[in-house]
């Protein structure tokens, strides 16, 4: 010193892990949510009708709880894999020359 290979670096991608959020659950509305609407009110000669408070129930804003598994998202994750990228640096095989 050159050609080639690997490695260090960087990009991508996959997977593993780690966090976050969703998911799940349980709380939750005097009217300004749904339903069902006791009581009563109002209408009707009357059978009936309507609006509808509380109660109940189902939930929204929203907040407690959250073990795995699955969903998104994230990095100064990982002596993991694959690939491309450069000639910065390292190392090896051949080759030439000195």
């Nucleotide at each position: 010193a050159g050609c080639c290979c690997g490695g260090a670096c960087c990009u991508a991608u996959g997977c593993g892990g780690c966090g976050a959020a969703g998911c799940g659950u349980c709380c939750g509305a005097a009217c300004c949510g749904u339903g069902u609407c006791a009581g009563g009110u109002c209408u009707g000669a009357g059978a009936g009708g309507a609006a509808g408070c509380a109660g109940c129930a189902c939930u929204a804003a929203g907040g407690g709880c959250u073990a795995a598994a699955c969903u998104u998202c994230g990095g100064g994750u990982g002596u993991c894999a694959u690939a491309g990228g450069g000639c910065u640096c390292c190392g090896g095989u051949c080759u030439a020359c000195c």